[in-house]
Molecule: Glycine riboswitch aptamer
Organism: marine sediment metagenome
RNA sequence: AUUGCGGGAGAGCGCGAAGCUUUAGCUUCGCCACCGAAGGCGCAACCCACCCGGAAACGCUCAGGUACAGGGACCGCGAU
Numbered sequence: 001a002u003u004g005c006g007g008g009a010g011a012g013c014g015c016g017a018a019g020c021u022u023u024a025g026c027u028u029c030g031c032c033a034c035c036g037a038a039g040g041c042g043c044a045a046c047c048c049a050c051c052c053g054g055a056a057a058c059g060c061u062c063a064g065g066u067a068c069a070g071g072g073a074c075c076g077c078g079a080u
Stems, first nucleotide, its partner, number of pairs: 001080007012032001014031007033066003039062001040060003046054002
């Protein structure tokens, strides 16, 4: 580094329209509010070969997310 298993937070099951469907669900678009722990970007302690280099769990919220599911930084164990 890859992979298997386990743990894993935050924030509206929001409103409206259209479609699928065939009666209560899904999808798309739009609007408002909110979250930061996929990713991305920015500053910086610090590191450094001193480079218009690297660099956070800090900041931004483009993306993503706000019942369940899924995802999920990070952590533990195992395998290659």